[in-house]
Context: one part of a larger RNA
Molecule: small-subunit ribosomal RNA, central domain
Organism: Larix kaempferi
RNA sequence: UUGGGCAUAAAGCGUUUGUAGGUGGAUUUUAAAUUCCGCCAUCAAAUCUCAGGGCUCAACCCUGGACACGCGGUGGAAAGUACCAAUCUGGAGUAUGGUAGGGGCAGAGGGAAUUUCUGGUGGAGUGGUGAAAUGCAUUGAUAUCGGAAAGAACACCAACGGCGAAAGCACUCUGCUGGGUCGAAACUGACACUGAGAGACGAAAUCUAGGGGAUCAAAUGGGAUUAGAUACCCUAGUAGUCCUAGCCGUAAACGAUGGAUACUAAGCAUUGUGCAUAUCGACCUGCGCAGUGUUGUAGCUAAUGCAUUAAUUAUCCCGCCUGAAGAGUACGUUUGCAAGAAUGAAACUC
Repeated sequence: UUGGGCAUAAAGCGUUUGUAGGUGGAUUUUAAAUUCCGCCAUCAAAUCUCAGGGCUCAACCCUGGACACGCGGUGGAAAGUACCAAUCUGGAGUAUGGUAGGGGCAGAGGGAAUUUCUGGUGGAGUGGUGAAAUGCAUUGAUAUCGGAAAGAACACCAACGGCGAAAGCACUCUGCUGGGUCGAAACUGACACUGAGAGACGAAAUCUAGGGGAUCAAAUGGGAUUAGAUACCCUAGUAGUCCUAGCCGUAAACGAUGGAUACUAAGCAUUGUGCAUAUCGACCUGCGCAGUGUUGUAGCUAAUGCAUUAAUUAUCCCGCCUGAAGAGUACGUUUGCAAGAAUGAAACUC
């Protein structure tokens, strides 16, 4: 390389937009690049092969014939692909007016709790644990009742529920704004799918600068436990946790399952939406579409299991894997303030 694979054995980029490229719906036509057929020329000798001959046979050697992919020329065919021209509406999209939603950004407001401060009552413990102690407390703690301040998070509703490309998103209200679903009639008429490089977004932690600092809490101090205890437990506590502007670019970034399209038994639940029936109205019921779940047949799988949201049956495109360890290391390069990240070997050993 071929072949085989990628839920769990090695293997799906964290997600998305999109360039080149690859692939691409239905009908009719043009033309003949590809494709297919015929013929011609060429395809050195040797080899291979067929017939005959020569060494006693054979290997070997000699003579003659045949075969030959491919490339080129020429004459044709027109189903498929590409091309030319025209058309279509099913894929895709556009605008209209409805619909549900923790989608995003900004601003304003709210109550419970916590901590601190302050005042009153009160008077001996409190706190913590397996048990204790450190700690706090007669300079009045804990408890309880008023007042004030601060920062952070939003109980119940809450769901097997909703939205978002993923990361993620939940107190309430307002403003701005993106996208998808459903159903209606209209328009464009293949405008599509995927996507190397490239761009954008990307939890937590870290980093830079300026704020903020209630809680919790790496580091650190102390108390325990223990043979020891640089831990688990307790008491304190700094970075950080929060905001603004940047950086970083990684996670078991998981559904350990790339994206798109089509087909392929059923049952139940649930969210959104439309139609029909019914009704004063709403629910219920039936049918359809789009999502989210669950059980399960065929099929698949090494098994577990998956099973119309496939790990079934097929097509297209991308990424990735190729014994273990060395090693996601070294070197080089790119990138970053740094920490690091990305790319990524070999020797040796089994």